[in-house]
Context: one part of a larger RNA
RNA sequence: CUGGGCGUAAAGAGCGUGUAGGCGGCUUGUUAAGUUGAUUGUCAAAUUCCUUGGCUUAACUGAGGAUCGGCGGUCAAAACUGAUGAGCUAGAGGACAAGAGAGAGAGGUGGAAUUCUCGGAGUAGCGGUAAAAUGCGUAGAUCUCGAGAGGAAUAUCGGUUGCGAAGGCGGCCUCUUGGCUUGUAUCUGACGCUAAAACGCGAAAGCGUGGGGAGCAAACAGGAUUAGAUACCCUGGUAGUCCACGCCGUAAACGAUGAUCACUAGAUGUUGGUUCGGUUCGCCGGAUCAGUGUCGAAGCUAACGCGUUAAGUGAUCCGCCUGGGAAGUACGAUCGCAAGAUUAAAACUC
Numbered sequence: 001c002u003g004g005g006c007g008u009a010a011a012g013a014g015c016g017u018g019u020a021g022g023c024g025g026c027u028u029g030u031u032a033a034g035u036u037g038a039u040u041g042u043c044a045a046a047u048u049c050c051u052u053g054g055c056u057u058a059a060c061u062g063a064g065g066a067u068c069g070g071c072g073g074u075c076a077a078a079a080c081u082g083a084u085g086a087g088c089u090a091g092a093g094g095a096c097a098a099g100a101g102a103g104a105g106a107g108g109u110g111g112a113a114u115u116c117u118c119g120g121a122g123u124a125g126c127g128g129u130a131a132a133a134u135g136c137g138u139a140g141a142u143c144u145c146g147a148g149a150g151g152a153a154u155a156u157c158g159g160u161u162g163c164g165a166a167g168g169c170g171g172c173c174u175c176u177u178g179g180c181u182u183g184u185a186u187c188u189g190a191c192g193c194u195a196a197a198a199c200g201c202g203a204a205a206g207c208g209u210g211g212g213g214a215g216c217a218a219a220c221a222g223g224a225u226u227a228g229a230u231a232c233c234c235u236g237g238u239a240g241u242c243c244a245c246g247c248c249g250u251a252a253a254c255g256a257u258g259a260u261c262a263c264u265a266g267a268u269g270u271u272g273g274u275u276c277g278g279u280u281c282g283c284c285g286g287a288u289c290a291g292u293g294u295c296g297a298a299g300c301u302a303a304c305g306c307g308u309u310a311a312g313u314g315a316u317c318c319g320c321c322u323g324g325g326a327a328g329u330a331c332g333a334u335c336g337c338a339a340g341a342u343u344a345a346a347a348c349u350c
Base pairs, nucleotide, nucleotide: 004321005320006319007304008303012318014201015200016199017198021194022193023192025088026087027086028085029084030083031082033081034080035077036076037075038074039073040072041071042070043069048066049065050064051063052062053061054060091191092188093187094186095184096183097182098181099180103177104176105175106174107173108172109171110154115149116148117147118146119145120144125136126135162169163168206247207246208245209244210243211242215241216240220236221235222234223233258317259316260315261314262313263312266295267294268293269292270291271290272289273288274287275286276285277284278283299306300305323350324349325348332343333342334341335340
C1' cells in the first nucleotide's frame, strides 16, 4: 500500500454557498468509447512451465511444445456504463391558498430595578462577615418621601417551547427582509446529490479609531485569613463589558456523532399544520405530514449505550486517523497592526 476505522480508545473540518471532479430516476430509438466473444499480427533469443535427451545423479545443458497476459488490426454482440435523439413524472424546483416562529437588519418607545444629583422629613449609626476590619457617616450617612439625570438589561408569560446552516436569538411597536411547514396536484421536466479549490458567516476574549460609561469587574490598592496567602472572603477600583466602523478567526465552536437518499416493531409526552367522527361547544377520539423529547423489538457495540432524530441495514460523495512523547512544536510559507492563526516535520527517546 491493501485491508481496517472515526459518540467515549487516534480520527467528522465551527458552519454554510459553491467551481472542477466523483456519483446519479423511469420508458424507448441510434451508436459502439468502456465491456464481452471470435480471429489475427506482434511482444528476439535466453529465462518460467510441460514432455523428453546428455553429463554416474543434481545443479548445468540440448531438442520439441504450451497457457496466461500486454499492445495493435478485423469481424460480431448490445444486457450494463458512456455518447446522442425522443418522451415520462415518483426526485428537484416553480405557481396558487393557508400557517407558526426569541430568524436577520434599521428606527422608535415602555415599565421595574441599581447608581448618582437636588429638595423635604429625621438621628447616630450604616455597611460587611464564620467572626472582624479596611470603607461610609454629625460637613447629617443608612432608612424614608418627592423631583431629575444617565447607562445597561428586559422579571412574570417561559416550557427537554419556538426559530436559525452554525455561532446564536427573548419587553413592546413600526418598516425592510431570509428561511421553513401544510394543502392543491396547476406548471417545468432529472433541472439532482456530494463537494477539493475559492468565497462568505463565525461565541467570548483581544486589537485600531471615535463615542459612551449605571451596574459588574481582570489588573491594582487596602482589610482579613494563614506558618506564608502574590488566593479563596470583605471594602474600593481601571481596562473591559455598551455603541459605530474596521480587524482577529479561535472554543469542551459538543449530539465530543459530516451531508444526502432508501429501508427496518412498537409505546408515551409535546409544538405547528391538514382532515374525519363525536360533542355537554369546554373539549374528546382517529388518520396524516413536519419538528422536538422519553422508553424500548430486531439489529449493532469492547462495554457504556444507540435504537425510524440509529451508533441498525444498504448506496453516493467529501473530510480525517495509523503507537506514546518530542509537538499541534521548530523551520519555511500565507494571513494579521499586534496578540497570534493556518499549514506542518525531524533528530532523539520509551
Description:
A computed fold for a 350-nucleotide part of an RNA from a metagenome, annotated as small-subunit ribosomal RNA, central domain. It matches the Rfam family "Bacterial small subunit ribosomal RNA". Model confidence (mean pLDDT): 87 of 100.